Predicted 3D model of a 267-nucleotide RNA (Bacterial large signal recognition particle RNA) from Conexibacter sp. CPCC 206217. The organism belongs to Conexibacter, within Bacteria.
[in-house]
RNA sequence: CCGUGCUAGGCGGGGAGGUAGCGGUGCCCUGUAUCUGCAAUCCGCUCUAGCAGAGCUGAAUUCCCUCCCGAGGGACACCGGCUCCCGAGGCCAGCGUGCUGUACGAAGACGUUGAUGGCCGGGUCCCGCGCGGUGACGGCCCGCGAACCAGGUCAGGUCCGGAAGGAAGCAGCCUUAAACGGUUCCCGUCACGCGUUGCGGGGGUGCCUGGCCGGAGUCGAUCGGCAGAAACGCGCUCGGGAACCUGUCUCGACGGAGGGUGCACGG
Numbered sequence: 001c002c003g004u005g006c007u008a009g010g011c012g013g014g015g016a017g018g019u020a021g022c023g024g025u026g027c028c029c030u031g032u033a034u035c036u037g038c039a040a041u042c043c044g045c046u047c048u049a050g051c052a053g054a055g056c057u058g059a060a061u062u063c064c065c066u067c068c069c070g071a072g073g074g075a076c077a078c079c080g081g082c083u084c085c086c087g088a089g090g091c092c093a094g095c096g097u098g099c100u101g102u103a104c105g106a107a108g109a110c111g112u113u114g115a116u117g118g119c120c121g122g123g124u125c126c127c128g129c130g131c132g133g134u135g136a137c138g139g140c141c142c143g144c145g146a147a148c149c150a151g152g153u154c155a156g157g158u159c160c161g162g163a164a165g166g167a168a169g170c171a172g173c174c175u176u177a178a179a180c181g182g183u184u185c186c187c188g189u190c191a192c193g194c195g196u197u198g199c200g201g202g203g204g205u206g207c208c209u210g211g212c213c214g215g216a217g218u219c220g221a222u223c224g225g226c227a228g229a230a231a232c233g234c235g236c237u238c239g240g241g242a243a244c245c246u247g248u249c250u251c252g253a254c255g256g257a258g259g260g261u262g263c264a265c266g267g
Stems, first nucleotide, its partner, number of pairs: 001267006009057003012030004020046005034054005063260006072251006080245002083242007094234004099228004104224003108219003117213008125202006131195002133192007141182003150175004158167003
């Protein structure tokens, strides 16, 4: 140095979390790596490592160590940067929203088919008196209406009388009072959530409208401006928190480089 057989080792690793600590299950990263069973109010272990069982490979591309690179994770940043959130406090009117006013500008509407304004009226409003309407009541009118105690006439019968005659008078018939019912043409009284209604008086310039004078503005406040007030939010102070970026530290997969590691037999 070569061949055969075997052994240590290997058959994934890492971060955070969790744990007295370590490993695993679960999460994330890497990227391809034997199988089965176990396990989060969990499983195994007690000092270098999941435990139990089975299988493969095996001294090197594969095992071990060191260095580089660096996916990804973690910690910190006393005012790191930036964007926000929560709580407490506070001032100014700086910003925003909302509010009040003004009428300077813009836009709009009305106006020489005559604006604002001035004068004279009318209506709308109030009071009084009428007229009409409606309703209630009463009158008028109609009907009905009295065993006797309303009237007239009173058959029969009764009474008085010698008679002629007379008297009272029931039923019937006629009429009527009160009462009851009806009518609403007419009359009166009263009332009214009534009226394209008349007259008189008052009040008022808010609205509508007519006439005259006169001759160019007037209106509203949509936007901007200006003035004011200070309700809320921001800006300010203090405290706490979140995401992202940046920096420092730290762990570090994959990958790269260098080095290291047996035994037996035979040639």
The sequence is in RNAcentral, with records from ENA.
It matches the Rfam family "Bacterial large signal recognition particle RNA". The family's RNA type in Rfam is non-coding RNA gene. About the family: The signal recognition particle (SRP) is a universally conserved ribonucleoprotein involved in the co-translational targeting of proteins to membranes.